[in-house]
RNA sequence: GCGCCCGUAGCUCAGCGGAUUAGAGCAUCUGUCUUCGGAACAGAGGGUCGGCGGUUCGAAUCCGUCCGGGCGUA
Numbered sequence: 001g002c003g004c005c006c007g008u009a010g011c012u013c014a015g016c017g018g019a020u021u022a023g024a025g026c027a028u029c030u031g032u033c034u035u036c037g038g039a040a041c042a043g044a045g046g047g048u049c050g051g052c053g054g055u056u057c058g059a060a061u062c063c064g065u066c067c068g069g070g071c072g073u074a
Stems, first nucleotide, its partner, number of pairs: 001073007010026004028044005050066005
């Protein structure tokens, strides 16, 4: 250089045959419980889905380009 894959919450990931309101677990915070803590239970906050542009009535999802990471190859 070329080819392929990945990028979604603080972390690990699902959703990627276009329209449910963007979700789960862990973590964090609050409450209940407890002498305190932990565990358990209940609840809350946290993301405009890597950036930009395009297609579409509608994009995390399709297309282009760039950035970052990984693998293969000369």
Predicted 3D model of a 74-nucleotide RNA (transfer RNA) from a Candidatus Saccharimonadota bacterium. The sequence was found in a public genome assembly. Its Rfam family is "tRNA".